RNA sequence: AAUUUAUAAAGGUACAGCCAAGGAAACUUGGCGUCACAAAGCUAGAGGGGCUAAGGGGAAACCUAUGCCAGCCAGCUGUCAUU
Numbered sequence: 001a002a003u004u005u006a007u008a009a010a011g012g013u014a015c016a017g018c019c020a021a022g023g024a025a026a027c028u029u030g031g032c033g034u035c036a037c038a039a040a041g042c043u044a045g046a047g048g049g050g051c052u053a054a055g056g057g058g059a060a061a062c063c064u065a066u067g068c069c070a071g072c073c074a075g076c077u078g079u080c081a082u083u
Base pairs, nucleotide, nucleotide: 001083002082003081012037013036017032018031019030020029021028022027035071041076042075043074047073048072049069050068051067055064056063057062
């Protein structure tokens, strides 16, 4: 510098669930947990998609992100190993 086949080693992350805190909710943070992950690292006004609907609109049904999701795809970066 190239490759992404993930076999091996070292190490990393942590689904569901439970507890505590925050929040209208989605969800987030911490602890336990360990389903899995070769990017389960980073990016959510300035790619797509999804969740929630406090406030606002509406007679109601319902609509709406300025709130969220990166472990949905995507973009960016990158360890070991191999060449």